This is a predicted structure of a 116-nucleotide RNA (SAM riboswitch aptamer (S box leader)) from Thalassobacillus sp. CUG 92003. The prediction has a mean pLDDT of 84. Of the family's consensus pairs, 91% are formed in the model. The organism belongs to Thalassobacillus, within Bacteria. Its Rfam family is "SAM riboswitch aptamer (S box leader)". Gene Ontology term of the family: regulation of gene expression. About the family: The SAM riboswitch is found upstream of a number of genes which code for proteins involved in methionine or cysteine biosynthesis in Gram-positive bacteria.

[in-house]
RNA sequence: UUCUUAUCAUGAGAGGUGAAGGGACUGGCCCGAUGAAGCCUCGGCAACGGGUGUGAUGAUCUUUCAUCAGAUACUGUGCCAAUUCCAGCAAGUGCCGUGCACUUGAAGGAUAAGAA
Repeated sequence: UUCUUAUCAUGAGAGGUGAAGGGACUGGCCCGAUGAAGCCUCGGCAACGGGUGUGAUGAUCUUUCAUCAGAUACUGUGCCAAUUCCAGCAAGUGCCGUGCACUUGAAGGAUAAGAA
């Protein structure tokens, strides 16, 4: 980087440095000199993988293994404005309105785990 699977309405920020950008893309709408991004420090959130311990079931046959459920931030990641900030494509419904609103699904994106 690509593919597959799962999740995305919850949750959680201060200080230093830095200097004008940031919210993936496009449009909108926001955040930002009361200081953006990036980097550093500390803090926090969160059960995706591992670990640990608990319960149930099955196998093994007395010790382990497997599956399922739930617990735990010890470990590997991740995350800490706004629903993935909203829409972008399609279908349905409503409104006399070819546009708007609502609902559902997809696409895109993000993260994790596995594979190549």